Predicted 3D model of a 246-nucleotide part of an RNA (large-subunit ribosomal RNA, domain VI) from a metagenome.
The full RNA is in RNAcentral, with records from SILVA.
Context: one part of a larger RNA
This record gives sequence, C1' cells and structure tokens, in this order.
RNA sequence: CGUUAGAAUAUUGAGAGAAGUCACUCAUAGUACGAGAGGACCUGUAGUGAUCAUGCCUAUGGUCUACCAGUUCUCUUUCCAAAGGGAAACGCUGAGUAGCUACGCAUGGAGUGCAUAACCGCUGAAAGCAUCUAAGUGGGAAGGCCAUUUCAAGAUGAGUAUUCUCCAUCAAGCCGCAGCAAGACAAGCUGUAGAUAGGUAUCAGGUGUAAGAUCAGUAAUGAUUUCAGCCGAGAUAUACUAAAGG
Repeated sequence: CGUUAGAAUAUUGAGAGAAGUCACUCAUAGUACGAGAGGACCUGUAGUGAUCAUGCCUAUGGUCUACCAGUUCUCUUUCCAAAGGGAAACGCUGAGUAGCUACGCAUGGAGUGCAUAACCGCUGAAAGCAUCUAAGUGGGAAGGCCAUUUCAAGAUGAGUAUUCUCCAUCAAGCCGCAGCAAGACAAGCUGUAGAUAGGUAUCAGGUGUAAGAUCAGUAAUGAUUUCAGCCGAGAUAUACUAAAGG
C1' cells in the first nucleotide's frame, strides 16, 4: 500500500516446513529346524541406551569485569590510622546471588489406516492346453498419502465470527513519559481503578567477623565487642519519587 468505513479480539486452513534414526537386552525359546554342533522368523501395554530435536535452571558444574574479602608496588586525602585512584579494557588471588549456560534436568520419535513399487498370488480367455492380466480380484516396503507438530488469508481466490465507533472527534491509533522475565532495529507487554522503575523496610543469598574502643604482648600480632560490617541483579511489603502533559 492492498483487502472498499475505521478499529479490537477470536478463529478456519489452501499451502509450506519440521519430525521420521539406530543398537542391545528380556520373554516367546534353547522352541521350530538340525544326526549333532548350533539355532531362528514372528510377536510384546516389556526394558536399556546412543544420536538428534525442543524446552528449562530446583539440584550438579561453568561464568558472574567492581558484590565481598585478602594482598604487592605506587600516587593522593591528612602525619599515624582509615580510605580513594592507577598497575594493558578485573593489578593479582579466594569465593560468589540473579541472569546466561552444559558437562546438568525434563520431554519426544507414538498408534492406526489408505493407495502402491519391485515382487508373490486367485480366477481366467485371446490360443479347447498353459498363462498373475487382456475383463475381474488379493497380498506387498525404512518409500508416498493420512495421522503428529509449527507457521499460515498478499490464499490479490486477500476467507469466517463477535464487539466498539455511528459521520466527526467521545472509539481507536500515534508521539512522548517510567519501564520489562520483550527486544538487532521495528515490534510486543505494563499505565494512577497503578506495584512499571527508583527509593525505603524486612528477608533470602554472597562474602566472612568492618571501623572505633578495650584487653594481652617490647612489637609484628591476637582476643572481646561481633555469625559482625558491607552488598549488583532475587522475594515480600510500601505510592515516598517518577509514569507529567500534549
């Protein structure tokens, strides 16, 4: 832009994609078969795994770039103490929540049917026989169709249903604002009748016992106050701030 008023919600499915795998074990059964040695087809509400696909983060593992602690050199505040900046986009080291993730967890490949290929048949003439074929009729594959699952009316053949607006600004949309478990950008979602973000309170969780003071020791240091102090993302609560106004 079109779909012939505009918009919202819910749908049908023409069509297109995905999936489709493999191995082993158990039972049938040491049965059929075979002198024996050996050793099945078929079948199953049976089981285990490999690979692949999709989803997820409770646990396990990884990461978590400034969340916590330790520590070396150097500069600074303010001399000590205590802090802050820099040390090749964390100086180094130890640990690490949310999130993301696999090495982790969960699920899946089902079941049934139809028409067939090669091929195997029944009946059966042309051709008194024979012949699966000429008329007729049956079986038959990991393959085809259906079934499963995803997208899907630009399917210009533009579909269907319900509701709102009611002829112009009341519906609806757009910009903007605060954001997000949404996101390349668009788009989507929340909107004061509100927990969207920030703040605050409590908690979970992380780190690991802050500073100051007191005591012990000549001192380094240690102990007590103190499972402290600090804290990014998490949970709950709270309109305090901002979701104004056009």